A computed fold for a 182-nucleotide RNA, annotated as glycine-GGAnGA riboswitch aptamer.
RNA sequence: ACGAAUGAUCGCUGCCCUAGACGCCAUCAAGUAUGGGGCCGAAGAAGCAAAUCAGAAUCUUUUCUGGUGAAACUGACAGGCAAAAGGAAGGCAGCGGGACGGUUCUUUGGAGAGAGUGCUGACGCAAGGGGGCGGAAGGCAUCGCCUAUGAGGCUAUAACCAACAGGCAAAAGGACAAAGAA
Numbered sequence: 001a002c003g004a005a006u007g008a009u010c011g012c013u014g015c016c017c018u019a020g021a022c023g024c025c026a027u028c029a030a031g032u033a034u035g036g037g038g039c040c041g042a043a044g045a046a047g048c049a050a051a052u053c054a055g056a057a058u059c060u061u062u063u064c065u066g067g068u069g070a071a072a073c074u075g076a077c078a079g080g081c082a083a084a085a086g087g088a089a090g091g092c093a094g095c096g097g098g099a100c101g102g103u104u105c106u107u108u109g110g111a112g113a114g115a116g117u118g119c120u121g122a123c124g125c126a127a128g129g130g131g132g133c134g135g136a137a138g139g140c141a142u143c144g145c146c147u148a149u150g151a152g153g154c155u156a157u158a159a160c161c162a163a164c165a166g167g168c169a170a171a172a173g174g175a176c177a178a179a180g181a182a
Base pairs, nucleotide, nucleotide: 002101003100010096011095012094013093014092015091016090022037024036025035026034027033028031038081039080040079044077046074047073051068052067053066054065055064056063057062103182104181105180106179107178108177109176114143116142117141118140119139120138123134124133125132144168145167146166149165150164152161153160
C1' cells in the first nucleotide's frame, strides 16, 4: 500500500460444484447376517515440522525428557469401492457474531508420475585391410505417465475438467499449511 463496521476471519443452515477405489469370494439361519481376501483417500477422528513452555544434564551453547503444536502431508481407527446417497476444499445466499483478513519477506512441513527407448555425439578403449565396444553435456525423434507451477475451459481468481508449456532418482520447483516480521 490492498480488502473490512455499507460487517473481516469464523460458526450453523440451504443450494451449486466435486475425485478415487472389487455390483469381490464363501456359508446358511437368507439377514442390509456371519466369515475371508483385495483396494481407495476428500465425512469424522488420530500422528508430526519449525516454533514455544517446563524440567534435567552440561557449563555458555548445546544435549536429553515431557507438554503445546498445522495441512489437501502421513497412515488407514472409522468410513467408502455399479447407480443413488455421502463427499474435504471452493462458490452463492440467509442467519448468528463482532475485528480482523489477504499480500510481501524469513523459518518450517509439503503429494503425484519412466534416472523410459532410439538416433546423434566431444572423447576413451580395442583393432591395424578393419569398420568393433563404451560414452559426458546438448540436440532430435518417439512411447507411457503426473498435476499443487504458468497459460486454457466450465455461470467460477476452484484443489473440478483438460494436459499447451512444465514435470516423472536426488537436488530444484511446489498449491496449501504452521510460526514470526514488515
Background: The model forms 100% of the base pairs in the Rfam consensus. Its mean pLDDT, the model's own confidence on a scale to 100, is 77. The sequence was found by an Rfam model in a public genome assembly. Its Rfam family is "glycine-GGAnGA riboswitch aptamer". Its family is annotated with glycine biosynthetic process in the Gene Ontology. Clan: Glycine riboswitch clan.